[in-house]
RNA sequence: CGAUGCUAGACGGGGAGCUAGCGGUGCCCUGUAACCCGCAAACCGCUACAGCGGGGUUGAACACCCAUGGAGGCUUAUCUUAUGGAAAGCCGAUAUUGAUAAGGGAUGUUGAUGAUAAGGUCUUGUGCAAUCGUGUGUUGUGAACCGUGUCAGGGUUUGAUCGCAGCAGCACUAAGCAAAUUUCACGAUGUGCCACAAGGAAGCUUUAUAGGAGUUACCUGUCAGUAUGCCGAUUCGGUAAGGUAUGUCGAAAUGGGCGCGUCG
Numbered sequence: 001c002g003a004u005g006c007u008a009g010a011c012g013g014g015g016a017g018c019u020a021g022c023g024g025u026g027c028c029c030u031g032u033a034a035c036c037c038g039c040a041a042a043c044c045g046c047u048a049c050a051g052c053g054g055g056g057u058u059g060a061a062c063a064c065c066c067a068u069g070g071a072g073g074c075u076u077a078u079c080u081u082a083u084g085g086a087a088a089g090c091c092g093a094u095a096u097u098g099a100u101a102a103g104g105g106a107u108g109u110u111g112a113u114g115a116u117a118a119g120g121u122c123u124u125g126u127g128c129a130a131u132c133g134u135g136u137g138u139u140g141u142g143a144a145c146c147g148u149g150u151c152a153g154g155g156u157u158u159g160a161u162c163g164c165a166g167c168a169g170c171a172c173u174a175a176g177c178a179a180a181u182u183u184c185a186c187g188a189u190g191u192g193c194c195a196c197a198a199g200g201a202a203g204c205u206u207u208a209u210a211g212g213a214g215u216u217a218c219c220u221g222u223c224a225g226u227a228u229g230c231c232g233a234u235u236c237g238g239u240a241a242g243g244u245a246u247g248u249c250g251a252a253a254u255g256g257g258c259g260c261g262u263c264g
Base pairs, nucleotide, nucleotide: 001264002263003262004261005260006259009058010057011056012030013029014028015027020047021046022045023044024043035055036054037053038052039051064257065256066255067254068253072249073248074247076245077244078243079242080241081240082239083238085236086235087234091232092231093228094227095226096225097224098223099222100221102220103219104218105216106215107214115209116208117207118206119205120204121203122199123198124197125196126195127194128192129191130189131188132187133186134185135184138179139178140177141176147172148171149170150169155164156163
């Protein structure tokens, strides 16, 4: 080196997760020549030789070891974007108050602001008027008997007259009721272009006087104060996606190494 027969072993590997740990079932990556059945997430099996049980195939290279390699996963840090939570009036923003008067507006020589004088508005009292109420007066009505007058008839007294009481009717009236272009008195008032007297701080307003150019603060601007967390920005921590870096595990792939017997 060739032929032949065996054995160790092999019939996928890896990541996160789970677990005291290992392997598996489920997820993801890689990859295929990459066996079959049974078991299993409140799980199944095992214990550093760390899936178990049964069957089958293969068997020294596709296995195993070393190096390179780096699909993919995970950790940490940081950045960007989005999103929702909290805080703080610091800045913007919004609201508001005061001042100012640069610009716009309004007003003013048909005379502004301010000044002076007299009225009004305002307060008190009195009067008048209006309205309302009460009483009074006027008119009408108003009593089966218990009001007045007159009292037919009838009753009663009497020998008779004179008398007496008296219903209905008629007339009148009390209380009461009603009415009106109603008299007078008293009282009240969410009343009044009313009159008189007194008072009158400030404002507003009317008129007059002298005087002669500003006045106002509606909008913008400027300054100062106060408030508000809706919005922008700020601070804090959360979630999601993406980028970068560190650390870690690491599949495929590439290169090298690595059994025994017999015969030639």
Predicted 3D model of a 264-nucleotide RNA (Bacterial large signal recognition particle RNA) from a Bacillota bacterium.
The source organism's lineage runs through Bacteria, Bacillati and Bacillota.
The gene name in the source record is ffs.
The coordinates come from a structure-prediction model, not an experiment, and the mean pLDDT is 76.
Rfam family: Bacterial large signal recognition particle RNA. Its family is annotated with SRP-dependent cotranslational protein targeting to membrane, signal sequence recognition and signal recognition particle, plasma membrane targeting in the Gene Ontology. About the family: The signal recognition particle (SRP) is a universally conserved ribonucleoprotein involved in the co-translational targeting of proteins to membranes.
RNAcentral holds the sequence, with entries from ENA.